[in-house]
Molecule: c-di-GMP-I-GGC riboswitch aptamer
Organism: uncultured Planctomycetaceae bacterium
RNA sequence: CUCGAUAAAGGCAAACCAAUUGCAAGAUUGGGACGCAAAGCCAAGGGACGGCGGACUAAGGAUCGCCGUUAGCCCGGCUGCCGAAA
Repeated sequence: CUCGAUAAAGGCAAACCAAUUGCAAGAUUGGGACGCAAAGCCAAGGGACGGCGGACUAAGGAUCGCCGUUAGCCCGGCUGCCGAAA
């Protein structure tokens, strides 16, 4: 360095509930733990989701663009605690 114990010390916190906030997706705080070895940070790439708009359509709809959300969807980047086995 790779790696990741039925190790030790600690950490984070899904669903759900309450309050606040946002048109929405969502976010924040408190409670709560499904899980997590980067579940720490980053929205550049892909995906998903929301809003608005264009053109198409009889309609349903799908498509394109813009602006957002998601790092606990994937990939990638930066940083980082501990140390058994290999």